Molecule: Glycine riboswitch aptamer
Organism: Acidimicrobiaceae bacterium
RNA sequence: AACAUCUACUUGGGAGAGCGUGCUUUGCAGCACCGCCGAAGGAGCAACCGCCCCGGAAUCUCUCAGGCAAAAGGACCAGGUAGAUACA
Numbered sequence: 001a002a003c004a005u006c007u008a009c010u011u012g013g014g015a016g017a018g019c020g021u022g023c024u025u026u027g028c029a030g031c032a033c034c035g036c037c038g039a040a041g042g043a044g045c046a047a048c049c050g051c052c053c054c055g056g057a058a059u060c061u062c063u064c065a066g067g068c069a070a071a072a073g074g075a076c077c078a079g080g081u082a083g084a085u086a087c088a
Base pairs, nucleotide, nucleotide: 005084006083007082008081009080010079011078012077013076018034020033021032022031023030035068036067037066041064042062043061044060048056049055050054
């Protein structure tokens, strides 16, 4: 120096489930009720891992939150920019 890794930003891709009913409104939005979804977040168990007292832990589970036409959001994947950094 480069590659891998991590963090932040940015670009692209990105699923699921009622355009439900009533009230209100010009409409959007909001409130209430019923039915659903899991991939923001959160919580629980656990394979597994570690420095093994204890701790870290999911795409599993729960739906508190969020969501169920479009828009927005969206775990995760790939690319770019900047910074940090192990080994060889």